A computed fold for a 74-nucleotide RNA from Pseudolabrys sp., annotated as transfer RNA. The coordinates come from a structure-prediction model, not an experiment, and the mean pLDDT is 81. The source organism's lineage runs through Bacteria, Pseudomonadati, Pseudomonadota, Xanthobacteraceae and Pseudolabrys.

RNA sequence: GGCCCCGUAGCUCAGCUGGAUAGAGCAGGGACUUCCUAAGUCCAAGGUCGCACGUUCGAAUCGUGCCGGGGUCG
Numbered sequence: 001g002g003c004c005c006c007g008u009a010g011c012u013c014a015g016c017u018g019g020a021u022a023g024a025g026c027a028g029g030g031a032c033u034u035c036c037u038a039a040g041u042c043c044a045a046g047g048u049c050g051c052a053c054g055u056u057c058g059a060a061u062c063g064u065g066c067c068g069g070g071g072u073c074g
Stems, first nucleotide, its partner, number of pairs: 001073007010026004019057001029043004050066005
């Protein structure tokens, strides 16, 4: 350098046949329970969906470029 895959919450990931409210588990916070802790139950919060441009009435999802990570070929 060519090709392929990945990038979504603090972490691990789902969602990628475009439909408009972006989710789960864990962690962290609050409440209940307990003499205290652990465990358990409940509640709330947490996101420029890597960045930019384009297509579209509408983009996490499609296209192009760039950035980062991994694999493979030379």